A computed fold for a 73-nucleotide RNA from a Saprospiraceae bacterium, annotated as transfer RNA.
């Protein structure tokens, strides 16, 4: 130089062929304990790598880029 996968809560991943984003660990609050842990209930927290564009509507579809890995030369 080219070609392919990934890029979604702090971290690890998921979302039936587009319809208003979950789940585990962690964080917090509370039960419980002499106290702490385990265990149990809650609850906070992303608008999706970055622009664009197709749609009524897109994390999920097309372009273009940044990045991470991986093949080819």
């Nucleotide at each position: 130089g080219g070609u392919g996968a990934c890029g979604u809560a702090g971290c690890u991943c998921a979302a039936u062929u587009g319809g208003u984003a979950g789940a585990g660990c962690g964080u917090c609050a509370g039960u419980g304990u002499g106290a702490a842990g385990a265990a149990c209930u809650g609850a906070a927290g992303g608008c999706a790598g970055u622009u664009g564009g197709u749609u009524c509507g897109a994390g999920u579809c097309c372009a273009a880029u940044c990045g991470u890995c991986a093949c080819c030369g």
Overview: RNAcentral holds the sequence, with entries from ENA. Its Rfam family is "tRNA". It is annotated as a transfer RNA. The coordinates come from a structure-prediction model, not an experiment, and the mean pLDDT is 81.